[in-house]
Model confidence (mean pLDDT): 86 of 100. c-di-GMP-I riboswitch aptamer from a marine eukaryotic metagenome, 76 nucleotides, folded computationally. Rfam family: c-di-GMP-I riboswitch aptamer. Gene Ontology term of the family: cyclic-di-GMP binding. The model forms 95% of the base pairs in the Rfam consensus. The RNAcentral record of the sequence draws on MGnify.
RNA sequence: AAGGCAAACCUCGGGAAACCGAGGGACGCAAAGCCACGGGUCGUCGGGUCCGCCCCACGAUCGCCGGGCUACCGAA
Numbered sequence: 001a002a003g004g005c006a007a008a009c010c011u012c013g014g015g016a017a018a019c020c021g022a023g024g025g026a027c028g029c030a031a032a033g034c035c036a037c038g039g040g041u042c043g044u045c046g047g048g049u050c051c052g053c054c055c056c057a058c059g060a061u062c063g064c065c066g067g068g069c070u071a072c073c074g075a076a
Base pairs, nucleotide, nucleotide: 004029005028009024010023011022012021013020014019027063033069034068035067037066038065039064040061041060042059043058044057046056047055048054
């Protein structure tokens, strides 16, 4: 240098929600590629309850941190 991804926000769709998918859009990203494994944060349709989202269970987030796996172009 080529090329890549795409936050907020908007539209449509899905979900109880967190949030997710598609299109538009770019705040940023050198793993912002993949895996919920540890911690954090968030949600509560269900169960328990000392009534405290407190516990269980389930879920979301890898663009919160750590860990694991994999990887493009170029220079030296």